The RNA shown here (c-di-GMP-I-UAU riboswitch aptamer) has 81 nucleotides and comes from an Armatimonadota bacterium. Rfam family: c-di-GMP-I-UAU riboswitch aptamer. Rfam links the family to the GO term cyclic-di-GMP binding. The prediction has a mean pLDDT of 79.
RNA sequence: CUCCGAACGGGCAAACCCGGAGUAAUCCGGGGACGCAAAGCCACAGGGCCACCGCGCCGGUGGUCGGCUGGGUUGCCGAAG
Numbered sequence: 001c002u003c004c005g006a007a008c009g010g011g012c013a014a015a016c017c018c019g020g021a022g023u024a025a026u027c028c029g030g031g032g033a034c035g036c037a038a039a040g041c042c043a044c045a046g047g048g049c050c051a052c053c054g055c056g057c058c059g060g061u062g063g064u065c066g067g068c069u070g071g072g073u074u075g076c077c078g079a080a081g
Stems, first nucleotide, its partner, number of pairs: 003081001011036002016031006034067001040073003044070003047065007
C1' cells in the first nucleotide's frame, strides 16, 4: 500500500402524525425509525409519477422522484487475518 472485515464513533432518515408551500406528482420544518457505506452531490441514460396539449391508442411539452436501475464525481471509522 492492497484485499478482507469484527467492534467503536459519527452521518442520513421510509411509512405514519402535526404545521406550511404547490392544481398535482412532490417539497420544506418538527416528531418518528423501515432501512442505508455513499440513503453525499449531479436529472447524463433508462424507468416511475403529475399537469397541460392532442378525440383516443399513442405521442408531445413542462415538471417531479437521487430511498427504482445504470453512469459521473467526492468520500467516515477500522481489530484479527